[in-house]
Molecule: transfer RNA
Organism: Tindallia sp.
RNA sequence: GGGGAAUUAACUCAGCUGGUAGAGUGUAUCCUUGACGUGGAUAAAGCCGUGGGUUCGAGUCCCUCAUUCCCCA
Numbered sequence: 001g002g003g004g005a006a007u008u009a010a011c012u013c014a015g016c017u018g019g020u021a022g023a024g025u026g027u028a029u030c031c032u033u034g035a036c037g038u039g040g041a042u043a044a045a046g047c048c049g050u051g052g053g054u055u056c057g058a059g060u061c062c063c064u065c066a067u068u069c070c071c072c073a
Base pairs, nucleotide, nucleotide: 001072002071003070004069005068006067007066010025011024012023013022019056027043028042029041030040031039049065051063052062053061
């Protein structure tokens, strides 16, 4: 220098054909226990890496930039 993949909750990851963003772990509160742990219930936590574009509507499609990883030279 060329090509490809990834970026979504604190962490690990889903998200189909564009139509109101989810799970597990963790955290908080409550129940259970003499207490802790386990188990159960509920809740909080995201404007989806940046900036644009297309569209009635974008996590999803297009472009730019950034970071990480892989391949080729």